[in-house]
RNA sequence: AUUAAUCUUCGGGGCAGGGUGUAAUUCCCGACCGACGGUGAUGGUAGCUUGCUACCUCAGUCCGUGAACUGCGUUUUUAUUAAUGCGGUUGACACAGUUAAAUUCUGUGACCGACAGUUAGAGUCUGGAUGGGAGAAGAUUUUA
Numbered sequence: 001a002u003u004a005a006u007c008u009u010c011g012g013g014g015c016a017g018g019g020u021g022u023a024a025u026u027c028c029c030g031a032c033c034g035a036c037g038g039u040g041a042u043g044g045u046a047g048c049u050u051g052c053u054a055c056c057u058c059a060g061u062c063c064g065u066g067a068a069c070u071g072c073g074u075u076u077u078u079a080u081u082a083a084u085g086c087g088g089u090u091g092a093c094a095c096a097g098u099u100a101a102a103u104u105c106u107g108u109g110a111c112c113g114a115c116a117g118u119u120a121g122a123g124u125c126u127g128g129a130u131g132g133g134a135g136a137a138g139a140u141u142u143u144a
Stems, first nucleotide, its partner, number of pairs: 001143001004141007017029003031124002033113002035065004043056006060111002069088007093109005115127003
């Protein structure tokens, strides 16, 4: 420097205030939230050779991934169970500005959010979930 394997740890946030009502954090006014990787013209810090380098940071709506639902195969089970591989499906953005270049910057206004449950309809409550997980960091061994 790099290939592969094993192990360890980590790995999601949010209805303030008010209205109606027998009853709503579910409706109405309003409030709040934004997982992971990539891209990226953001911002910051440090260094020195002073225009470069290094590090941190930078999209909910772009390209993908994950959770959820589902088809087929394999293994497994008394079983319609459990595990696993390959697929399918899975929400939402415009306008203006700057510029050589922006769906990412700046400004304004919009929009989106699984399933089950519920005294009444849920992105925010409760539950599956002390679960799973994209992935992140580290250690050991291994390869060149």
The prediction has a mean pLDDT of 78. A computed fold for a 144-nucleotide RNA from Leuconostoc inhae, annotated as FMN riboswitch aptamer (RFN element). Lineage of the source: Bacteria > Bacillati > Bacillota > Lactobacillales > Leuconostoc. Its Rfam family is "FMN riboswitch aptamer (RFN element)". Its family is annotated with FMN binding in the Gene Ontology.